[in-house]
C1' cells in the first nucleotide's frame, strides 16, 4: 500500500440579500365587557397588514410490508372455521423485528483430505397417523423391479473322439465326467435413466451375489455425561426396518375482532323535513264545548285580452322554533397533564441526547440536559460571494524514482490553473422495524489462513 467484507457516521459549510409557512410579542383595526364622562384607560375575543423574535423535511420522510399506539365500531366465556407464526434462549410495548448460541449446507490454504479459524446461506416443527404428488426418462418411482449384465448350484435340454456297467456287440441305453449358456431358475455386484432406484468403503463368504457374516463410517434405540435449551460426547445394543415432498392437504405447538386520521370529535350556509303562530268574518246545525259540516260575503288560485260568470281552495305565502346534516369551517396536528394573574414550577413520557452501571450482545437500570414541522392545493426556497469536495484535461519537478555526474523520468503523493459534476429523495397522525434507491466522503474492526495426516 491494495483487494474484499462488519459496524458505525456524515450526505453539503460560512457571510450578505430577498422571500414563503407557523408560534410569540408589541403596533393597528373591528367588537363585547367595566371604569370614569364626550373621548380616553383596563381587560377578553378576533382579524390580517406592519416590525422584532424563535422554529421549518429524511436516512431513507419512499415501498406501505410486518408490529403497535390512538380513533370508531363489535364483543360474556369456550368451541369450530379463517389468518398468520416455526431450531434454542435472550431482549422488547410488540413483531414476520434485534442479538447470542445449535444443527445443517457453502466459500476461503491444498494435488487430496481431517480437525480448527474466518465469512455467507438456510419458511430449521412433524414423513414409522392418514389422504394425495413424485413429470421426462428408465425395466422398475413406493405391498418395489429386472432392460443390459453375472451366475445357471439346482432341474432339465443338447455336444463330446472321455471313464465304467447292461443289451439283441459297427449300434442302442443307463451312471459318471466334461462342456455349452439353450429353457426353468439364481442375483442385485458393475452399465445404464433419473433430483431420487431400499446404506458406504474393504475382507470374507458365493455358482454368481447379496448386511449372507465381520470390522470401520453412518443410521436407529436405550442408557450414562455435559448444557436453562436447541444439542454434543461416551458407552451398549439393533444388521438397517422407516425413498423424497408438508412454499400439497394435513397434524402439532403458539398468536390473532374488523376498519383505518378520508379514523373520528365539535361548529354549521343554503335547500329539503317537522312542529308553532299569522293568514276571515258573519249565521245555521251537531256533538265528546272544543271542535266538525253546510250556507253568505270577502280573499286567493284556474279558465280568460279584459269585465261579467264558471270551478275550485284553506292552500298557497309570512313570522318563529326544532333535530339530523351537506358545502365550509375548528380540533385531531405547540411532546401531555396539573396548579398560577404571570414569570414560572411540580408530575408524566414504548421520546431524544450524553454520561455512568450491569450484560459476550441485543438491550436494561441510574443521572443530567432537551422537547423536534404542522401545511391544507399544500411553507421548509431564490440568487451572490467566499471557502470545500470528487472526475478529467493541461503545466510544474516539491516528494519519490534511476544516474559517479550534468541531468532525466513523472506512475504514485504534492502544488498550480482550466473545464465539469454534486445523488437518491420530499412528512400530511405519531412511533418500533423490515425493504428498496443513492454522487461522495470519513470512521472502526476484521479476512486475504493455522495445525495434522
Nucleotide at each position: 500500500u491494495a483487494g474484499c467484507g462488519u459496524g458505525g457516521c456524515c450526505g453539503a459549510g460560512c457571510g450578505g440579500u430577498c422571500g414563503c409557512c407557523g408560534g410569540c410579542g408589541c403596533a393597528c383595526g373591528a367588537u363585547c365587557g367595566g371604569g370614569g364622562u364626550u373621548c380616553c384607560c383596563c381587560g377578553g375575543u378576533c382579524g390580517g397588514c406592519g416590525c422584532g423574535u424563535c422554529g421549518g423535511a429524511g436516512g431513507a420522510a419512499a415501498g406501505u410490508c410486518c408490529g403497535a399506539a390512538c380513533a370508531c365500531g363489535g364483543c360474556a366465556g369456550g368451541a369450530c372455521a379463517c389468518g398468520g407464526u416455526g431450531g434454542u434462549g435472550g431482549g422488547u410495548a410488540a413483531c414476520g423485528c434485534c442479538c447470542a448460541c445449535c444443527c445443517g449446507c457453502c466459500c476461503g490454504u491444498u494435488g487430496g483430505a481431517a480437525u480448527c479459524c474466518g465469512g455467507g446461506c438456510g419458511a430449521g416443527g412433524g414423513a414409522a397417523a392418514g389422504u394425495g404428488c413424485c413429470g421426462c426418462a428408465g425395466a422398475a418411482a413406493g405391498c418395489a423391479a429386472a432392460c443390459c449384465g453375472c451366475c445357471g448350484a439346482u432341474g432339465g435340454c443338447c455336444c463330446g473322439u472321455c471313464u465304467c456297467c447292461g443289451g439283441c456287440c459297427c449300434c442302442c441305453g443307463g451312471a459318471g465326467c466334461g462342456g455349452g449358456a439353450u429353457c426353468a431358475g439364481g442375483c442385485a455386484a458393475g452399465g445404464g435413466u433419473g433430483a431420487a432406484a431400499g446404506g458406504g468403503u474393504g475382507c470374507g463368504g458365493u455358482a454368481a451375489g447379496a448386511g449372507c457374516g465381520c470390522a470401520c463410517c453412518g443410521c436407529c434405540c436405550g442408557u450414562c455425561u455435559g448444557g436453562c435449551g436447541a444439542c454434543a460426547g461416551a458407552c451398549g445394543g439393533g444388521g438397517c426396518a422407516u425413498g423424497g415432498c408438508a412454499a400439497a392437504c394435513c397434524c402439532c405447538a403458539c398468536c390473532g375482532c374488523g376498519u383505518g386520521c378520508a379514523a373520528g370529535a365539535c361548529c354549521a350556509c343554503g335547500c329539503a323535513g317537522c312542529c308553532c303562530u299569522c293568514g276571515u268574518g258573519u249565521c245555521u246545525g251537531c256533538c265528546c264545548c272544543g271542535g266538525c259540516a253546510g250556507g253568505c260575503a270577502a280573499c286567493g288560485a284556474u279558465c280568460g285580452g279584459u269585465c261579467c260568470g264558471a270551478u275550485c281552495g284553506g292552500a298557497a305565502g309570512g313570522g318563529g322554533g326544532c333535530g339530523g346534516g351537506u358545502a365550509g369551517g375548528u380540533c385531531g396536528c405547540u411532546c401531555g397533564c396539573g396548579c398560577g394573574a404571570g414569570a414560572g414550577c411540580g408530575c408524566g413520557g414504548a421520546c431524544c441526547g450524553c454520561g455512568u452501571c450491569g450484560g459476550c450482545a441485543a438491550c436494561g437500570g441510574c443521572g443530567c440536559g432537551g422537547c423536534g414541522a404542522g401545511a391544507g392545493a399544500a411553507a421548509c426556497g431564490g440568487c451572490c460571494g467566499c471557502a470545500g469536495g470528487c472526475g478529467u484535461g493541461c503545466g510544474c519537478g516539491c516528494g519519490u524514482c534511476c544516474g559517479c555526474g550534468a541531468g532525466g523520468a513523472u506512475a504514485c503523493g504534492g502544488c498550480g490553473c482550466a473545464c465539469g459534476c454534486g445523488a437518491c429523495a420530499g412528512c400530511a397522525u405519531u412511533c418500533g422495524g423490515c425493504u428498496u434507491a443513492c454522487a461522495g466522503g470519513c470512521c472502526u474492526c476484521g479476512c486475504u489462513g493455522a495445525u495434522u495426516c

The prediction has a mean pLDDT of 76.
Bacterial RNase P class A from a Phycisphaeraceae bacterium, 453 nucleotides, folded computationally.
The organism belongs to Phycisphaeraceae, within Bacteria.
The RNAcentral record of the sequence draws on ENA.
Rfam family: Bacterial RNase P class A. Gene Ontology terms of the family: tRNA processing, ribonuclease P activity and dimeric ribonuclease P complex. By type it is a ribozyme.